[in-house]
Context: one part of a larger RNA
RNA sequence: GAGUGAACGCUGGCGGCGUGCCUAACACAUGCAAGUCGAACGGUAACAGGGACUUCGGUCUGCUGACGAGUGGCGAACGGGUGAGUAAUGGAUAGUUACAUGCCCCUUGGAGAGGGACAACAGUUGGAAACGACUGCUAAUACCUCAUACUCCAGAAAUGGGAAACGAUUUUUCGCCAAGGGAUUGGGCUAUCUCCUAUCAGCUUGUUGGUAAGGUAAAGGCUUACCAAGGCUAUGACGGGUAUCUGGUUUGAGAGGAUGAUCAGACACACUGGAACUGAGACACGGUCCAGACUCCUACGGGAGGCAGCAGUGGGGAAUAUUGCGCAAUGGGGGAAACCCUGACGCAGCAACGCCGCGUGGAGGAUGACGCAUUUCGGUGUGUAAACUCCUUUUAUAAGAGAAGAUUAUGACGGUAUCUUAUGAAUAAGCAUCGGCUAACUCCGUGCCAGCAGCCGCGGUAAUACGGAGGAUGCAAGCGUUACUC
Numbered sequence: 001g002a003g004u005g006a007a008c009g010c011u012g013g014c015g016g017c018g019u020g021c022c023u024a025a026c027a028c029a030u031g032c033a034a035g036u037c038g039a040a041c042g043g044u045a046a047c048a049g050g051g052a053c054u055u056c057g058g059u060c061u062g063c064u065g066a067c068g069a070g071u072g073g074c075g076a077a078c079g080g081g082u083g084a085g086u087a088a089u090g091g092a093u094a095g096u097u098a099c100a101u102g103c104c105c106c107u108u109g110g111a112g113a114g115g116g117a118c119a120a121c122a123g124u125u126g127g128a129a130a131c132g133a134c135u136g137c138u139a140a141u142a143c144c145u146c147a148u149a150c151u152c153c154a155g156a157a158a159u160g161g162g163a164a165a166c167g168a169u170u171u172u173u174c175g176c177c178a179a180g181g182g183a184u185u186g187g188g189c190u191a192u193c194u195c196c197u198a199u200c201a202g203c204u205u206g207u208u209g210g211u212a213a214g215g216u217a218a219a220g221g222c223u224u225a226c227c228a229a230g231g232c233u234a235u236g237a238c239g240g241g242u243a244u245c246u247g248g249u250u251u252g253a254g255a256g257g258a259u260g261a262u263c264a265g266a267c268a269c270a271c272u273g274g275a276a277c278u279g280a281g282a283c284a285c286g287g288u289c290c291a292g293a294c295u296c297c298u299a300c301g302g303g304a305g306g307c308a309g310c311a312g313u314g315g316g317g318a319a320u321a322u323u324g325c326g327c328a329a330u331g332g333g334g335g336a337a338a339c340c341c342u343g344a345c346g347c348a349g350c351a352a353c354g355c356c357g358c359g360u361g362g363a364g365g366a367u368g369a370c371g372c373a374u375u376u377c378g379g380u381g382u383g384u385a386a387a388c389u390c391c392u393u394u395u396a397u398a399a400g401a402g403a404a405g406a407u408u409a410u411g412a413c414g415g416u417a418u419c420u421u422a423u424g425a426a427u428a429a430g431c432a433u434c435g436g437c438u439a440a441c442u443c444c445g446u447g448c449c450a451g452c453a454g455c456c457g458c459g460g461u462a463a464u465a466c467g468g469a470g471g472a473u474g475c476a477a478g479c480g481u482u483a484c485u486c
Base pairs, nucleotide, nucleotide: 001486002485003484004483006482007481008480009479010478013358014357015356016355017354018353019351020350021316026314027313028312030311031310032309035074036073037072040071041070043067044066047065048064049063050061051060052059053058081269082268083267090194091193092192093191094190095189096188097187099186100185104182105181106180107179108178109177110176112146113145114144115143121136122135123134124133125132126131152161153160154159167174168173195241196240197239202232203231204230207229208228209227210226211225212224213223214222244266245265246264247263248259249258250257251256271292272291273290274289275288294305295304296303297302322348324347325346326345330344331342332341333340334339361391362390363389364388371382372381373380374379396423397422398421399420400419401418405413430475431474432473433472434471435456436455437454441470442469443468444467445466451458452457
């Protein structure tokens, strides 16, 4: 000198665009953050219609719009958060394949015949609750059986094995099954690179390799049995410490150093530890089970919970925001669609936290006014500065008009941006420094005191170095200080 997710002190007018718990991966009240489909199904709890009956109180009826709960499908593995762990089971770059791939696209072929249940519901019943138990009834795109397949799998072959929903809507679409191809996404494997430490020198028994089997979507000690005795290491094994990695960011002429907030890619995690289930995909943040710690409810028998989602609270800290509006846009899930959901996202609020832009007036004006400071008492400085005259209206205030963002419609932002008119210099300047480095000097006070200080050093009675004043210098809605990096 440059930089910062900064903090602190003094000060503070506006706008645009960004950014905002770096500490306790500490604990969390409350609300919301993942639903949707009646064009899969049986139905009808509520609402609104219709119909029937009526003692005008109402009752009955799924008939219609719709639809709570339930069966079923798809989604919930995305999106969002955090960086605890991890020094390689990770990342970056390059290569490779023994694999899978819901939804999407293309091609070929098919969808025949049957069956038995379980929720809901009704009844009985246990429990304080959470939640159940028994009996009976019932539908399906839920479940099961048979047939068909030779395209798939096994096999040398013969042969054996393996599918489905004539379902929904009501007029043409959506779906279903098998096989092949594509696309996309993912899973593996290999090489190179990837912090400090030798006051860590030896490490290893599924360890290294082979055979066989099992397992997986898939290669493989991935697992098991047997056999051999190997494998790694001073080019640092093993151990210890620290740490998510990268594109990037920052500094530097570069080489290099430091760093990894926001944005983007990858990984890991979801109270702590472990496990699997479902599924195309998870060993699953707002799923399940077990154990533990903590918190809460309890009728003491037993139960419930997980903000490292968005807000918000306590705590910690030098320090970091609203329990806001909207699905209008973009994107995502479901649906044939209408549409519903979406704290993703779009916006608004708070904060000079940062960058950029604008303003706080312009021109004229010398008896160089007053005041203040200083003085050699003559004067000098502040200083064209003010007053005063003329002008302007960015901004401000008030009134009026008023977008684009949206395709026929639909705008949270928002009567916002912007434009016009009126008023009137009107609403708007500070901070640090002035001994040298380093731009900027005098007076008073103090008297090695009080104090200053980045380094050198100032202060003990004439201090340009302390404190105040006048003046000056620098930057400016900021200016200084502190911390950290180059």